[in-house]
This is a predicted structure of a 1431-nucleotide RNA (small-subunit ribosomal RNA) from an uncultured bacterium. The coordinates come from a structure-prediction model, not an experiment, and the mean pLDDT is 84.
RNA sequence: GAGCGGCAGCGCGUCCGACCACCCUCGGGUGGUCGGAUGGCGGCAAGCGGCGGACGGGUGAGGAAUGCAUCGGAAUCUGCCUCGUUGUGGGGGAUAACGUAGGGAAACUUACGCUAAUACCGCAUACGACCUACGGGUGAAAGUGGGGGACCUUCGGGCCUCACGCGAUGAGAUGAGCCGAUGCCGGAUUAGCUAGUUGGCGGGGUAAAGGCCCACCAAGGCGACGAUCCGUAGCUGGUCUGAGAGGAUGAUCAGCCACACUGGAACUGAGACACGGUCCAGACUCCUACGGGAGGCAGCAGUGGGGAAUAUUGGACAAUGGGGGCAACCCUGAUCCAGCCAUGCCGCGUGUGUGAAGAAGGCCUUCGGGUUGUAAAGCACUUUUGUUGGGGAAGAAACCGGCCGGGUUAAUACCCUGGUUGAAUGACGGUACCCAAAGAAUAAGCACCGGCUAACUUCGUGCCAGCAGCCGCGGUAAUACGAAGGGUGCAAGCGUUACUCGGAAUUACUGGGCGUAAAGCGUGCGUAGGCGGUUUGUUAAGUCUGCUGUGAAAGCCCUGGGCUCAACCUGGGAACUGCAGUGGAUACUGGCGAGCUAGAGUGUGUCAGAGGAUGGUGGAAUUCCCGGUGUAGCGGUGAAAUGCGUAGAGAUCGGGAGGAACACCAGUGGCGAAGGCGGCCAUCUGGGACAACACUGACGCUGAGGCACGAAAGCGUGGGGAGCAAACAGGAUUAGAUACCCUGGUAGUCCACGCCCUAAACGAUGCGAACUGGACGUUGGGCACACUUAGGUGCUCAGUGUCGAAGCUAACGCGUUAAGUUCGCCGCCUGGGGAGUACGGUCGCAAGACUGAAACUCAAAGGAAUUGACGGGGGCCCGCACAAGCGGUGGAGUAUGUGGUUUAAUUCGAUGCAACGCGAAGAACCUUACCUGGCCUUGACAUGUCCGGAAUCCUGCAGAGAUGCGGGAGUGCCUUCGGGAAUCGGAACACAGGUGCUGCAUGGCUGUCGUCAGCUCGUGUCGUGAGAUGUUGGGUUAAGUCCCGCAACGAGCGCAACCCCUGUGUCCAGUUGCCACUCCUACUUCGGUAGGAAGCACUCAGGACAGACUGCCUCGCUUCAACGAGGAGGAAGGUGGGGAUGACGUCAAGUCAGUAUGGCCCUUACGGCCAGGGCUGCACACGUACUGCAAUGCCCGGUACAGAGGGACGCAAGACCGCAAGGUGGAGCAAAUCCUCAAAACCGGGCCCAGUUCAGAUUGUCGUCUGCAACUCGACGACAUGAAGCCGGAAUCGCUAGUAAUGGCGCAUCAGCUACGGCGCCGUGAAUACGUUCCCAGGCCUUGUACACACCGCCCGUCACAUCAUGAAAGCCGAUUGUACCCGAAGUCGCCCCUCAUAAGGUGCCGAAGGUAUGGUUGGUGAUUGGGAUG
Repeated sequence: GAGCGGCAGCGCGUCCGACCACCCUCGGGUGGUCGGAUGGCGGCAAGCGGCGGACGGGUGAGGAAUGCAUCGGAAUCUGCCUCGUUGUGGGGGAUAACGUAGGGAAACUUACGCUAAUACCGCAUACGACCUACGGGUGAAAGUGGGGGACCUUCGGGCCUCACGCGAUGAGAUGAGCCGAUGCCGGAUUAGCUAGUUGGCGGGGUAAAGGCCCACCAAGGCGACGAUCCGUAGCUGGUCUGAGAGGAUGAUCAGCCACACUGGAACUGAGACACGGUCCAGACUCCUACGGGAGGCAGCAGUGGGGAAUAUUGGACAAUGGGGGCAACCCUGAUCCAGCCAUGCCGCGUGUGUGAAGAAGGCCUUCGGGUUGUAAAGCACUUUUGUUGGGGAAGAAACCGGCCGGGUUAAUACCCUGGUUGAAUGACGGUACCCAAAGAAUAAGCACCGGCUAACUUCGUGCCAGCAGCCGCGGUAAUACGAAGGGUGCAAGCGUUACUCGGAAUUACUGGGCGUAAAGCGUGCGUAGGCGGUUUGUUAAGUCUGCUGUGAAAGCCCUGGGCUCAACCUGGGAACUGCAGUGGAUACUGGCGAGCUAGAGUGUGUCAGAGGAUGGUGGAAUUCCCGGUGUAGCGGUGAAAUGCGUAGAGAUCGGGAGGAACACCAGUGGCGAAGGCGGCCAUCUGGGACAACACUGACGCUGAGGCACGAAAGCGUGGGGAGCAAACAGGAUUAGAUACCCUGGUAGUCCACGCCCUAAACGAUGCGAACUGGACGUUGGGCACACUUAGGUGCUCAGUGUCGAAGCUAACGCGUUAAGUUCGCCGCCUGGGGAGUACGGUCGCAAGACUGAAACUCAAAGGAAUUGACGGGGGCCCGCACAAGCGGUGGAGUAUGUGGUUUAAUUCGAUGCAACGCGAAGAACCUUACCUGGCCUUGACAUGUCCGGAAUCCUGCAGAGAUGCGGGAGUGCCUUCGGGAAUCGGAACACAGGUGCUGCAUGGCUGUCGUCAGCUCGUGUCGUGAGAUGUUGGGUUAAGUCCCGCAACGAGCGCAACCCCUGUGUCCAGUUGCCACUCCUACUUCGGUAGGAAGCACUCAGGACAGACUGCCUCGCUUCAACGAGGAGGAAGGUGGGGAUGACGUCAAGUCAGUAUGGCCCUUACGGCCAGGGCUGCACACGUACUGCAAUGCCCGGUACAGAGGGACGCAAGACCGCAAGGUGGAGCAAAUCCUCAAAACCGGGCCCAGUUCAGAUUGUCGUCUGCAACUCGACGACAUGAAGCCGGAAUCGCUAGUAAUGGCGCAUCAGCUACGGCGCCGUGAAUACGUUCCCAGGCCUUGUACACACCGCCCGUCACAUCAUGAAAGCCGAUUGUACCCGAAGUCGCCCCUCAUAAGGUGCCGAAGGUAUGGUUGGUGAUUGGGAUG
């Protein structure tokens, strides 16, 4: 070396020649060197030939069907493989490589010459095969290698045999092609599409059926069961989710399809119209000598780009598989492994036990402590993992060699095969795993902690910064932001984002709805469709059932096995709910046939009716016209005016014209499908009800589209036009009034014809059928019984109402006329707004109608019911609320408070009622908080530590004083002798201090509604519930006071009463009170006065009781009630009068400046001391008061009568002085003892209506008093001065009896006083209330509500500004698609030509890309413009 030829260089071998050396048997042999020959071999790189490059690997652009899934079918092919039958004979001519000579930059290519084959072509043969006119005809092949005993040989071989090949053919298997049925996304704002289109005959073509293609013929085919068109998409097994049904999805793995830069095309081949093949066109990239060429990672790695984002330019063919080869072997980015990534799943670890001084540190704190926490440290132990060292697999058996069988054969040879044996082969990898050593050693994060949802505190921040899935947090005490401590959850992960399913019965098949929440077409007739009474026969489509085939594997599920477990891998089973075939069953549904009468309909009879259409006709009324009578208004309104009227209105009488509508009857009465229909008569006509019988024989119900009808307004043409009346005009009203009211008035309203087609077209309730207690009306029929009366009762059918059982409903409500229980069919709904809008389409003369979105935006919109609040809603009732009265305020002057303004400061607070004579019951200093200036810093005040001195008192100097510097006196008490108590001074530190802020962090207290009659609870009952009931109702009261009734029965806080003062009486006890009777003394004008004794009668003061309760009488009230009216008696009569007493709550009401207090802030000052100033300032405005304006007064003189208080740093008498304020002096009194003038009134006199004999402000002078001190800044007195003011605009306040009005007196605060204020006391002492319509406030019941911060609510539209999305728009720019035409590459096919024959050439059809023209659809953009949304 296994089809073929070749050899330039390298190595080997063989042969020939020459030379040299050695041996020699002298032939020669061996070795070396040189030359030549030889493809014989290794090897090499290409070629011819064969097989494979159609497998394997990648991707999902396109494609809604030439696709996929499931089940079938007939007219086919199939290399390699398996099983058969049979053959493999004999020839021929070329051509690569190669050689020679050229072209070209290259890619590549041309000519001549040589050569081989399992390359190519004839000839022979033909079991099958194919064709056939059944006579016959047609068509094959290749050799190569191994082994071999006879026989033959030209010595090459023949011949035999085996293996691998080759040809023909029959089967199989595998793979592929074709056809059919069923299933497979959205849009109807896409409804009609189609000419090779549908079918036939005949051809062509293909491996094969077929309009696949062609000629001819016919006019078909598809479509509401969705054709066509547009958009989107690889399909499936499966995957995710779900209880399931479903919904979403199609990564990895597996099956199929499609694609390979974009488009087109064929060639070769068993298989391709071919990922790493060919040709053409196009885009892009690269090379070029500019003439030409090359390329296709959606193979594995890798690069760039894009992006939120996705890996190594690794190892090996050791295993599995594929291709080639006889095989050894070769190739294989298939594959097996390794690398990167917590991307996912699974497993493991980061230690275990003990350990309380509960360490330190951190954090919190009520300062006691708690917590981190047995956690740590410490002590004892273990060694998974990691580290180091050592050992160390399975995955490997074929192939190959030996031996032993079997097969083949002539053969023990070769070859094949089985067994046995031997040797070789590992990428991963010194990996998995095992052993040893040391050593707790090498190893924990992330999110969250307001609710949902497991887990809490502090600090920082202060609607800022920020958080947020939804609700929502944050504006100075944030469990919600940020940090910390602590905690919770998961854990080598944890959170976030995106997407899918679930929850979502929120598209409802399982499994929803439509009276009022979104939702019944305005109504009927009817097509398709859906559904359909009863009996029987038949069929077996639906239905049920047995069996057969299939439903790939993997996956899911069950059960075994293997990795230490698990994930993972693997055996078996079940399942795959499906489809097809076949056998059976026949109740139900369907088909076909024959019947029936209960549904439906027809006929006969009777009845009611504003049912419809047309034509006539009647009276009342309005208006207008004519005439008569008649005179000044009429008309209209809340009141007026415009308007009409002396040119005769309105009124009234008579006559006439014209149009429209039909009083009474008239009725939740009637009729009609709805809209709707109303004088009377006639004609035509539709429907309905009842009764009894006859007939037809399921003829029925519903009804997408379709057709018809359809109020009012409106439109067109022509009439008509009395009244009414949009628009319009005028008059009023009003801030305005383009309205409501008034006077006029045109379209229209009426008729005919034609349109429009909408309404809260409503019962907000589709139609039909069946079933399910009743009561009471009413309309139209019928039956029965009574009865003759105008009139009855009962039953029944058809309508129309009210109330209600069961049931239903979210509730309200519905309830045989269902919204109950069911069946059939149709229509409609799916959060609010945008919007019934835009665009498109259809209809319309127009107005517009029907169909009908999206972007964007919100977290709601909505229903029913509840409790409140509110109403220019209703009912009932109260209050000095109005009314009836009396007196004021608002005008003046002054006082006082406030605002404003000013100021160095004018300290602060209170601000409608409910701030403003308020805090303040008393600002010259003080107060005092403010301002200016001068001072102090452990401080004026408290506690603790240390040192010193008693304390304390007197005093000098400087200063405005605070303060500073000095002098002197004095040394006490207790003692355990150390010291201590108290106090003063000094030092340092903890701390003091703050009238600084927050009353919106608070306690407490207070105002107010309001002394109004209300506010609640327990149990029960009702309601799904919020809630209701009680508490409402009928009476009554001052009262939720009481009575009666009642599904309520009771109770609490309020009301009332109990308390205080006052009004009457009795009793007790009489000093400081009283003095009638009695006694004494003094004086006397003889009346008496003063004092004392006695006494407690009276007054009075004090205490204890009594008394008044609708108890008694009469009457009233629907009540034997509550209660009311009147009366008796009584001091008092219906809570006798007054006070205290303030329910649940409201107003984030007031107060951090009374005090207390959380938090924040200041700390040689925002603390403390002092002097002076300010709070008192003054163009002005307001509140509250006083005094007045006078004759009911003022002035002068005289005379009388209280109560309640105060008094020792006090009240102070008599007396004296002063005009007076006051002064001197001091009796008495800690007070029923003393002090404290009452005034108005009354009597007498004067004034005489005036800015006065009113009024007293202001100012001047002189005084008094308090007080360190009256300048800023006190009060009072005297004299003088003598302002405004002659009763007060709009508006507004108080008061109902000892009240208003009026007169004085006292007290607190206080040195004094701004007090005319406040709080009390007594004197004198009225008027009026018909009444509840109105104003204000309040209570109860009821009603409406879109309000609940509750009407000071809520909320609509324009305009202005900003932002966002969107419609229209002259146009402009793309994308896609149709039609017609032009040009026409490659290529198949046809024809022509040339040739021996191909090839080449010419030409024709088709034909990609391109071009021209014209349409459709769609997207972007666009000056300007329209509405919408949000702020």
RNAcentral holds the sequence, with entries from ENA and SILVA.